Predicted 3D model of a 106-nucleotide RNA (SAM riboswitch aptamer (S box leader)) from Sinomicrobium weinanense. Taxonomically the source falls in Sinomicrobium (Bacteria, Flavobacteriia, Flavobacteriales, Flavobacteriaceae).
RNA sequence: AAGUUAUCAAGAAAGGCAGAGGGACUAGACCCGGCGAAGCCUUAGCAACCCUCCACUGCGGAGAAGGUGCUAAAUUCUACCCUGCAUCGGCAGGGACAGAUGACAA
Numbered sequence: 001a002a003g004u005u006a007u008c009a010a011g012a013a014a015g016g017c018a019g020a021g022g023g024a025c026u027a028g029a030c031c032c033g034g035c036g037a038a039g040c041c042u043u044a045g046c047a048a049c050c051c052u053c054c055a056c057u058g059c060g061g062a063g064a065a066g067g068u069g070c071u072a073a074a075u076u077c078u079a080c081c082c083u084g085c086a087u088c089g090g091c092a093g094g095g096a097c098a099g100a101u102g103a104c105a106a
Base pairs, nucleotide, nucleotide: 003104004103005102006101007100008099013043014042015041016040017039021032022031023030026079027078028077029076044071045070046069049067050066051063052062053061054060075098080095081094082093083092084091085090
């Protein structure tokens, strides 16, 4: 690195440097951005995957020192398939693909 597996509608921002883009990729839509984007740093916070304790061995409860992660909008929404409805413009639901993060992992 490929891969396996779990989760992804909740939650949580200030400051400094910087200076025009950003929201993963393609397309469309819609947003954020000189009242300061990306990126880097500091501090703070969220959460509870790893972790610690109790119980149990199938599930659970509590915690937050440490390792990650995260701190606009559902993974911003749609795209492919199925189902239902429809006033035929679409709407609602489910799934797949892709992606993100953790743990495992030559």